[in-house]
RNA sequence: UCCUUAUCAAGAAAGGCAGAGGGAUAUGGCCCGAUGAAGCCUUGGCAACCGUCAAACCACUGGUUUGAGAAGGUGCUAAUUCCAGCCCCGCACGCGCGGGGAAAGAUAAGUC
Repeated sequence: UCCUUAUCAAGAAAGGCAGAGGGAUAUGGCCCGAUGAAGCCUUGGCAACCGUCAAACCACUGGUUUGAGAAGGUGCUAAUUCCAGCCCCGCACGCGCGGGGAAAGAUAAGUC
RNA backbone atom coordinates (compact mmCIF):
# COMPACT_ATOMS: atom_id res chain seq x y z
C1' U A 1 0.00 0.00 0.00
C1' C A 2 -4.15 -3.53 0.15
C1' C A 3 -8.07 -5.62 3.19
C1' U A 4 -11.68 -5.73 7.66
C1' U A 5 -14.60 -3.16 11.39
C1' A A 6 -16.37 1.38 13.69
C1' U A 7 -17.22 6.61 13.48
C1' C A 8 -17.62 11.23 10.63
C1' A A 9 -24.63 17.39 12.19
C1' A A 10 -21.14 17.91 18.39
C1' G A 11 -16.40 19.85 20.34
C1' A A 12 -11.66 22.66 20.72
C1' A A 13 -6.72 28.44 19.84
C1' A A 14 -2.81 31.60 20.90
C1' G A 15 2.41 32.70 19.98
C1' G A 16 7.07 32.25 16.88
C1' C A 17 9.41 31.26 11.94
C1' A A 18 7.77 31.71 6.99
C1' G A 19 5.79 34.52 2.71
C1' A A 20 1.13 33.13 -1.34
C1' G A 21 -1.58 30.30 -1.47
C1' G A 22 -5.45 27.09 0.93
C1' G A 23 -10.36 24.32 1.82
C1' A A 24 -8.00 15.45 -0.32
C1' U A 25 -10.19 14.83 -5.48
C1' A A 26 -11.73 16.54 -12.56
C1' U A 27 -15.43 20.16 -12.79
C1' G A 28 -19.00 23.67 -10.74
C1' G A 29 -20.24 26.55 -6.49
C1' C A 30 -19.25 28.86 -1.98
C1' C A 31 -15.62 30.33 1.37
C1' C A 32 -10.64 31.34 4.01
C1' G A 33 -6.06 34.32 3.01
C1' A A 34 -0.94 40.62 3.17
C1' U A 35 -5.74 42.46 9.55
C1' G A 36 -0.54 37.01 6.76
C1' A A 37 -2.33 31.01 3.13
C1' A A 38 0.51 26.24 2.97
C1' G A 39 4.43 24.22 5.81
C1' C A 40 7.48 23.83 10.43
C1' C A 41 8.01 24.73 15.87
C1' U A 42 6.09 25.85 20.98
C1' U A 43 2.27 26.05 24.39
C1' G A 44 -2.78 25.33 25.29
C1' G A 45 -7.46 23.03 24.27
C1' C A 46 -11.20 19.29 22.38
C1' A A 47 -12.62 14.37 22.02
C1' A A 48 -12.65 9.53 24.07
C1' C A 49 -10.69 5.09 19.06
C1' C A 50 -6.81 2.24 21.86
C1' G A 51 -5.25 1.89 26.77
C1' U A 52 -6.90 2.62 32.45
C1' C A 53 -10.55 2.01 36.53
C1' A A 54 -15.51 0.35 38.38
C1' A A 55 -20.12 -2.30 37.94
C1' A A 56 -23.50 -5.65 35.61
C1' C A 57 -24.16 -9.61 32.28
C1' C A 58 -22.65 -13.80 29.01
C1' A A 59 -21.92 -19.03 25.53
C1' C A 60 -16.21 -16.95 30.94
C1' U A 61 -7.81 -18.13 29.67
C1' G A 62 -12.20 -14.32 27.13
C1' G A 63 -16.12 -11.11 25.59
C1' U A 64 -20.36 -7.54 25.76
C1' U A 65 -22.80 -3.35 27.83
C1' U A 66 -22.95 0.86 31.00
C1' G A 67 -20.42 4.46 33.74
C1' A A 68 -15.97 7.30 35.45
C1' G A 69 -11.62 9.87 34.49
C1' A A 70 -7.89 12.18 31.34
C1' A A 71 -1.45 10.30 33.41
C1' G A 72 -0.15 7.30 28.49
C1' G A 73 -0.51 5.88 22.38
C1' U A 74 -2.93 8.29 18.27
C1' G A 75 -6.15 11.99 16.29
C1' C A 76 -8.31 16.66 15.81
C1' U A 77 -8.57 22.10 16.87
C1' A A 78 -13.13 27.73 10.02
C1' A A 79 -17.53 26.35 7.53
C1' U A 80 -21.66 18.80 7.99
C1' U A 81 -15.97 15.16 5.39
C1' C A 82 -17.74 23.34 3.35
C1' C A 83 -21.65 21.88 -0.63
C1' A A 84 -22.58 19.39 -5.19
C1' G A 85 -20.69 15.65 -8.89
C1' C A 86 -22.86 9.01 -9.33
C1' C A 87 -27.75 6.26 -8.28
C1' C A 88 -32.84 6.25 -6.32
C1' C A 89 -37.36 8.72 -4.35
C1' G A 90 -40.73 13.00 -3.54
C1' C A 91 -42.01 18.09 -4.94
C1' A A 92 -41.37 21.54 -8.88
C1' C A 93 -40.94 21.24 -14.07
C1' G A 94 -37.83 27.80 -15.70
C1' C A 95 -33.78 27.71 -12.58
C1' G A 96 -34.34 24.31 -8.76
C1' C A 97 -35.75 22.29 -3.58
C1' G A 98 -35.91 18.26 -0.01
C1' G A 99 -34.80 13.15 1.53
C1' G A 100 -32.12 8.41 1.18
C1' G A 101 -28.00 5.61 -0.61
C1' A A 102 -23.28 4.81 -3.05
C1' A A 103 -18.35 6.14 -4.28
C1' A A 104 -14.19 8.65 -2.58
C1' G A 105 -11.75 10.54 1.69
C1' A A 106 -10.29 11.18 7.01
C1' U A 107 -9.36 8.94 11.83
C1' A A 108 -8.93 4.74 15.06
C1' A A 109 -8.30 -0.39 16.00
C1' G A 110 -6.97 -4.79 13.68
C1' U A 111 -5.00 -7.87 9.55
C1' C A 112 -1.36 -9.02 5.86